[in-house]
Molecule: transfer RNA
Organism: Candidatus Woesebacteria bacterium GW2011_GWA1_38_8
RNA sequence: GCCAAGGUAGCUCAGUGGUAGAGCGCGCGUUUCAUAAGCGCGAUGUCGAGAGUUCGAUCCUCUCCCUUGGCA
Numbered sequence: 001g002c003c004a005a006g007g008u009a010g011c012u013c014a015g016u017g018g019u020a021g022a023g024c025g026c027g028c029g030u031u032u033c034a035u036a037a038g039c040g041c042g043a044u045g046u047c048g049a050g051a052g053u054u055c056g057a058u059c060c061u062c063u064c065c066c067u068u069g070g071c072a
Base pairs, nucleotide, nucleotide: 001071002070003069004068005067006066007065010024011023012022013021018055026042027041028040029039030038048064049063050062051061052060
């Protein structure tokens, strides 16, 4: 330099056009002599950046940045 995959909550990941969720973790409550586990409730996201298409974009198109793999 070229090709491919990926970037979404603190972490691991879903979500293929209609205003984003799960598990773990975190906080509070309950339970216990206490802790853990269990149960209930709750908080947290400029969806990597910018532009375009669309009534509407995490999702489609383009450019750029970053990560991983392959080729040279």